[in-house]
Context: one part of a larger RNA
Molecule: large-subunit ribosomal RNA, domain VI
Organism: metagenome
């Protein structure tokens, strides 16, 4: 921009894209079948394998914003207790998120036409012939069915509502976000819980600092399942989302 008025929501599905996989066990049955050796069609049922989407209770990696341990050095006047710097010094964990080696799901079932084939009826050809007329069956294949995007599908579809005027709406700014390169895309902007603080919880660290005590001391016990404690959940106006400001109107009713 266009969809002949302008705007919100909510659909149809042309079209296109995705999927499409396969093994062992059990049973049926040691049954048909077969002299025996050996062994099943159809059918039910269970478990795997690999690919795929999702997701983060579960297990497990990451988590340089969370806790502890400790080395050299260098600062805070010393002690103590912190702090920088050494790949985050090194090292042991580990919340959110993202993940997978984790966890659930999915191929299905079902329908239509139909290949090779297999058939009924049946001439041409008084027989026979699945074909020449008609009529059935019959795949992991192919259109449906399932999942996904979809009205620039210009063939521009329907539905409901909302506005007749700077109206419906929407946009600028701002707080923000499992949204994200930017844009969008979602929340929220005081009639408010968007974000930070704050409180409490959770969760992780693993028993702080200070003091007493015992030891000559290193160091141990106690106060103490302590002290801290991101991204997690409840709450709560303390902060910060101010107050404005543009755009939208008549080929429509």
């Nucleotide at each position: 921009c266009g969809u002949a008025g302008g705007a919100a929501u909510g659909u149809u599905g042309a079209a296109g894209g995705g999927a499409g996989c396969u093994g062992u066990c059990u049973u049926u049955a040691g049954u048909a079948c077969g002299a025996g050796a050996g062994g099943a069609c159809c059918g039910a049922g269970a478990u795997g394998g690999a690919c795929g989407c999702a997701c983060c209770u579960c297990u497990g990696g990451u988590g340089u914003u969370c806790c502890g341990g400790u080395u050299g050095u260098c600062g805070c006047g010393c002690c103590a207790g912190c702090g920088g710097c050494a790949u985050c010094g090194c090292c042991g964990g580990g919340u959110a998120g993202c993940c997978a080696c984790g966890u659930g799901c999915g191929g299905a079932c079902g329908g239509g036409a139909u290949a090779a084939c297999c058939g009924c009826u049946g001439a041409a050809a008084g027989c026979a012939u699945c074909u020449a007329a008609g009529c059935g069956g019959g795949a992991a294949g192919c259109c449906c069915c399932c999942c996904c995007u979809a009205a620039g599908a210009u063939g521009a579809g329907c539905a409901u509502u909302c506005c007749c005027u700077g109206a419906a709406g929407g946009g600028c700014c701002c707080a923000a976000g499992a949204a994200g390169a930017c844009u969008a895309c979602u929340u929220g902007g005081u009639u408010g819980a968007u974000a930070g603080g704050c409180g409490g919880g959770g969760u992780g660290u693993a028993c702080a600092a200070g003091c007493a005590c015992a030891g000559c001391a290193a160091u141990g016990u106690g106060u103490u399942c302590a002290g801290c404690u991101a991204a997690c959940c409840c709450g709560u106006a303390c902060u910060a989302a101010u107050u404005g400001c543009c755009c939208g109107u008549u080929c429509g009713g």